[in-house]
RNA sequence: GCCCCCAUCGUUCAGUGGAUAGGAUUCAAGCUUCCGAAGCUUGCGACCGAGGUUCGACUCCUCGUGGGGGCA
Numbered sequence: 001g002c003c004c005c006c007a008u009c010g011u012u013c014a015g016u017g018g019a020u021a022g023g024a025u026u027c028a029a030g031c032u033u034c035c036g037a038a039g040c041u042u043g044c045g046a047c048c049g050a051g052g053u054u055c056g057a058c059u060c061c062u063c064g065u066g067g068g069g070g071c072a
Base pairs, nucleotide, nucleotide: 001071002070003069004068005067006066007065010025011024012023013022018055027043028042029041030040031039048064049063050062051061052060
């Protein structure tokens, strides 16, 4: 230098162009207990950035950023 893949709650992982963007875990509160642990309930919390296509974009396209891999 060229090519390919990836980017979603703090972490990890789902998401067929129309969902209130979901689960697990973490954290907080409550229930339970003599106190804890475990368990149960509830809550908080996210689409890498900028454009484009579309009635509608996490999803498709382009450029960029970051990470990983291959060739030279």